[in-house]
């Protein structure tokens, strides 16, 4: 070349500024939202048993913006997958 993670800088979604009791600090309740993180899995491999064989049946493994809502969120703010710009640091093929 290419890929990979840091840091800056931009854009950046949903969802109640609920309700109850407290002076507050907090403590309690049902609702919702899914883009920090984190769960589950389809074909595909692989592996064991059965079958002449086609293939069957079990285990493992195995992505996502899907799913789940544990976590975390439901005015700004701060966070925010992901994206674009820039800049280091590792790895790397000639």
């Nucleotide at each position: 070349a290419u890929g990979u993670g840091g840091c800056u800088c931009u854009g950046g979604a949903g969802a109640a500024g609920c309700c109850c009791g407290g002076a507050a600090a907090c403590g309690g309740g049902g609702a919702c939202c899914g883009a920090a993180g984190g769960u589950g899995c389809a074909a595909g491999g692989c592996g064991g048993c059965g079958g002449a064989a086609g293939c069957g049946c079990c285990g493992c493994u195995g992505a996502a913006u899907c799913u789940c809502u544990c976590a975390g969120g439901u005015a700004a703010a701060a966070g925010g997958a992901c994206a674009g710009a820039g800049u280091g640091g590792g790895a790397g093929a000639a």
The prediction has a mean pLDDT of 84. The RNA shown here (Glycine riboswitch aptamer) has 94 nucleotides. It was read from a public genome assembly, where an Rfam model found it.